Annotation: RNAcentral holds the full RNA, with entries from SILVA. This is a predicted structure of a 559-nucleotide part of an RNA (small-subunit ribosomal RNA, 5' domain) from a metagenome.
Context: one part of a larger RNA
RNA sequence: GAACGAACGCUGGCAGCGUGGAUUAGGCAUGCAAGUCGAACGAGAAGCCGUGUGUUCAAUUCUUCGGGAGAGAACGUGCGGUGGAGAGUGGCGGAAGGGUGAGUAACGCGUGGGCAAUCUACCUCGAAGUUGGGGAUACCCCUUCGAAAGGAGAGCUAAUACCGAAUGUGGUCCCCCGGCGCAUGUUGGGGAGACUAAAGGCGGGGAUCUUUCGGGACCUGCCGCUUUGAGAGGAGCCCGCGUACCAUCAGCUUGUUGGUAGGGUAACGGCCUACCAAGGCUUACGGUUAGCCGGCCUGAGAGGGUGAUCGGCCACACUGGGACUGAGACACUGCCCAGACUCCUACGGGAGGCUGCAGUCGAGAAUCAUUCGCAAUGCGCGAAAGCGUGACGAUGCGACGCUGCGUGGAGGAUGACGGCCUUCGGGUUGUAAACUCCUGUCAUGCGGGAAAAACUAAGCGGCCAGGAAUAUGGGUCGCUCUUGAUGGUACCGCAAGAGGAAGCCACGGCUAACUCUGUGCCAGCAGCCGCGGUAAUACAGAGGUGGCGAGCGUUGUUC
Numbered sequence: 001g002a003a004c005g006a007a008c009g010c011u012g013g014c015a016g017c018g019u020g021g022a023u024u025a026g027g028c029a030u031g032c033a034a035g036u037c038g039a040a041c042g043a044g045a046a047g048c049c050g051u052g053u054g055u056u057c058a059a060u061u062c063u064u065c066g067g068g069a070g071a072g073a074a075c076g077u078g079c080g081g082u083g084g085a086g087a088g089u090g091g092c093g094g095a096a097g098g099g100u101g102a103g104u105a106a107c108g109c110g111u112g113g114g115c116a117a118u119c120u121a122c123c124u125c126g127a128a129g130u131u132g133g134g135g136a137u138a139c140c141c142c143u144u145c146g147a148a149a150g151g152a153g154a155g156c157u158a159a160u161a162c163c164g165a166a167u168g169u170g171g172u173c174c175c176c177c178g179g180c181g182c183a184u185g186u187u188g189g190g191g192a193g194a195c196u197a198a199a200g201g202c203g204g205g206g207a208u209c210u211u212u213c214g215g216g217a218c219c220u221g222c223c224g225c226u227u228u229g230a231g232a233g234g235a236g237c238c239c240g241c242g243u244a245c246c247a248u249c250a251g252c253u254u255g256u257u258g259g260u261a262g263g264g265u266a267a268c269g270g271c272c273u274a275c276c277a278a279g280g281c282u283u284a285c286g287g288u289u290a291g292c293c294g295g296c297c298u299g300a301g302a303g304g305g306u307g308a309u310c311g312g313c314c315a316c317a318c319u320g321g322g323a324c325u326g327a328g329a330c331a332c333u334g335c336c337c338a339g340a341c342u343c344c345u346a347c348g349g350g351a352g353g354c355u356g357c358a359g360u361c362g363a364g365a366a367u368c369a370u371u372c373g374c375a376a377u378g379c380g381c382g383a384a385a386g387c388g389u390g391a392c393g394a395u396g397c398g399a400c401g402c403u404g405c406g407u408g409g410a411g412g413a414u415g416a417c418g419g420c421c422u423u424c425g426g427g428u429u430g431u432a433a434a435c436u437c438c439u440g441u442c443a444u445g446c447g448g449g450a451a452a453a454a455c456u457a458a459g460c461g462g463c464c465a466g467g468a469a470u471a472u473g474g475g476u477c478g479c480u481c482u483u484g485a486u487g488g489u490a491c492c493g494c495a496a497g498a499g500g501a502a503g504c505c506a507c508g509g510c511u512a513a514c515u516c517u518g519u520g521c522c523a524g525c526a527g528c529c530g531c532g533g534u535a536a537u538a539c540a541g542a543g544g545u546g547g548c549g550a551g552c553g554u555u556g557u558u559c
Base pairs, nucleotide, nucleotide: 001559002558003557004556006555007554008553009552010551013405014404015403016402017401018400019398020397026361027360028359030358031357032356035092036091037090040089041088047082048081049080050079051078052077053076054075055074056073057072060069061068062067099316100315101314108243109242110241111240112239113238114237115236118235119234120233123231124230125229126228127227128226129225130224131165133163134162140155142153143152144151145150170196171195172194173193174191175190176189177188178187179186180185200223201222202221203220204219205218208217209216210215244288245287246286251281252280253279256278257277258276259275260274261273262272263271291313292312293311294310295306296305297304298303318339319338320337321336322335341352342351343350344349369395371394372393373392377391378389379388380387381386408438409437410436411435418429419428420427421426442500444495445494446493447492448491452486458480459479460478461477462476463475464474503548504547505546506545507544508529509528510527514543515542516541517540518539524531525530
């Protein structure tokens, strides 16, 4: 000199863009952060309508004055329709997105390769199929245990839930032939046999058949389901090289190193087991520290330091362990066990996990709102409308950083007053002020007022392919209609008026900038050299000057 996720002191006008729990991976009140599908399925509350009925009223009317009839109203109830809440079965998603850096010196990461040792839901393309049956169960209802959390038993019912059977284009196992290779092999073709699949839902339609007159068969479209091949993207495993410090760590190792056989896995492998052999490593082993990288800071570079925000990978989710489900987890807001802690309890037993977004306590030099919205971008579900989304988009707070703008401009000497210095003549503050003439950025008030919206869906019209079809559905084009949290914001115009907006540090040398007064080795200063003991340009105050400027200094850290 440059830099910072900074902090502290003094000071503080506006805007834009960034950025903000680095310490206790300490404990957490409260709210929200993962749902969705009725076009998979059964059932269906409130409300509303119709109808029947019961009770209580009742305009009006008749009356023998006792009472009778009674439009209509309120409440209850039975049945039917509409309605669609809240649950339940089932599917997909809760393995993404979001957070943190504890652990890890490691194939964890980076880079370059390998898998002839592998898996892959959703998506895209191709081929083939989607036949015919069965038994349950939740919800519900009844009984019952428990303070609760939560159960137990009996009965009923549906499905794209579950289970057999059929078929086998294919696939797997086996055999033969060809090509290729990197040893095990791989790839293409052919062959006998064995094993191996499914689920339906929503529309449209003219003939024909059928009908319980609702419809169904049949044709056609879309979404699914099953088998298989390929792709894309994703994941798993292996290897070469690189990846901190300590030798005041010199030897380490028994599943250890290799083999055989078996198990296990999607897959190779001591990954695991049995047996056999006695090997294997050496900056090993041990200790300390640390997530790694793209990058960032510095530097002419080489290098040194660092790993906040953003992006890629890894690891973790109260602590430790375990598996289940699933295409994928050993699973942040799933399950089980143990432990610590907190809460509820009828003392028998239960509930919980902010290293998600806000917020709170604690510790700390120190780090924000318990805000708005799904309008945009994306993600999940859905045929779609749509729903959800503390991802995200926005606003707020903090001079924490960078950038921009302003705090006025021009004229103005009698060089005013005041201050300070003085050799008492004057000098300086100083065109600075006053005063005159202007300007209107920002702030203030009033008025106008965006872009971000592209869609989707619906309606109408044209064209194209498919189809028996002028049907439905699909593709494409055009028109109409609809959607904004920010926000009446940005921006623009008008108005008034210099009015509302300057400080901080330094002045002995390094180092730009000097005098006076006070103090008297005291009080104090100080980055180094060093100042201060009666004339201190070095302490303190003042005037003046220098530097930077909404900042300026100090401290810490790196180069």